[in-house]
RNA sequence: GCCGAAGUGGCGGAAUUGGCAGACGCGUUGGAUUCAAAAUCCAAUGGUCCUCGUGGCCUUGUGGGUUCGAGUCCCACCUUCGGUA
Numbered sequence: 001g002c003c004g005a006a007g008u009g010g011c012g013g014a015a016u017u018g019g020c021a022g023a024c025g026c027g028u029u030g031g032a033u034u035c036a037a038a039a040u041c042c043a044a045u046g047g048u049c050c051u052c053g054u055g056g057c058c059u060u061g062u063g064g065g066u067u068c069g070a071g072u073c074c075c076a077c078c079u080u081c082g083g084u085a
Stems, first nucleotide, its partner, number of pairs: 001084007010026003019068001027045006046058004050053001061077005
């Protein structure tokens, strides 16, 4: 250089072949339980802005495109891994 695979919350990892993004697990925070802890159970947990609530905007590596609608399809690029001369 060429060919192929992968990239999704703090981490792992789903998402029915284009139709509610983040299921499930871990972690974290709060609570229950305990003399105290561990274990267990319950609840919450993407980001940001403001006038702080039945609020707005953004979010699947980055930037474009197709479409009423994209994590999913197309193009370019970036990173990692594998193959090849």

RNAcentral holds the sequence, with entries from Rfam. A computed fold for an 85-nucleotide RNA from Orenia metallireducens, annotated as transfer RNA. The organism belongs to Orenia, within Bacteria. Rfam family: tRNA. Rfam's curators write: Transfer RNA (tRNA) molecules are approximately 80 nucleotides in length. The family's RNA type in Rfam is transfer RNA.